TPP riboswitch aptamer (THI element) from Halobacillus sp. A5, 109 nucleotides, folded computationally. It was read from a public genome assembly, where an Rfam model found it. Model confidence (mean pLDDT): 76 of 100. The source organism's lineage runs through Bacteria, Bacillati, Bacillota, Caryophanales and Halobacillus. It matches the Rfam family "TPP riboswitch aptamer (THI element)". Rfam's curators write: Vitamin B(1) in its active form thiamin pyrophosphate (TPP) is an essential coenzyme that is synthesised by coupling of pyrimidine and thiazole moieties in bacteria.
[in-house]
Parts: sequence; structure tokens; C1' cells
RNA sequence: UAACACUACUAGGGGGGCCCGGAUGGGCUGAGAGGAAAGCUUAAGGCAUUCCAACUCUUAUACACCUGAUCUGGUUAACACCAGCGGAGGGAAGUAGUCAGACGCCAAG
Repeated sequence: UAACACUACUAGGGGGGCCCGGAUGGGCUGAGAGGAAAGCUUAAGGCAUUCCAACUCUUAUACACCUGAUCUGGUUAACACCAGCGGAGGGAAGUAGUCAGACGCCAAG
């Protein structure tokens, strides 16, 4: 005197899909598809909001997530998945610790 990585704390960001004559259930993908409240609307159903929990991400050519996008090609029953778009446009950070006094330099014996 150092990178990557990891952990903790504080603060903040984010999403919740597909399928099943059976639905207070079950299956799938995923880190995550959970719970509660109340509103609008409906034939079934659907839409949007708030809070809590878990998970995850936090400066970024990236495994948070959003937009383009009801996108393009492949693939699937569908979602998922693969490739593209894409070094696209946006997107939320600080502290401490570990790694770790390695290595290097200087002085003395």
C1' cells in the first nucleotide's frame, strides 16, 4: 500500500407471471409468484390503491427493474426459455469489517 469477491448496518429501488371441466386446491418457471385492508366495476370476472412479510438490486457493456413492446426470429399447450433489439433510453448508496499487512521499500543485527 491494492483489485475482485463476501458479510453486516443504515438508507433507498424493484417485481409478483403461466396453466389445470376439479379453484379455501394443484402443477410450472423463478431469488422471489405470500398475507391483510379497503375502493371501483361485473354475467363470470376484472381494474387500480395502501400496509406488512420474504426475496432481490443499488451507479451499471448489468442476473434488480421499467420503457420501446400487444416488438422480431426460434421454441412451448401457455408462461417460461434461447437469440436479437442492446455498448438502446431510463433506473435506487453510504459506512464498517473480512479478504489482508500478502507484496514492496527502509533501517539495524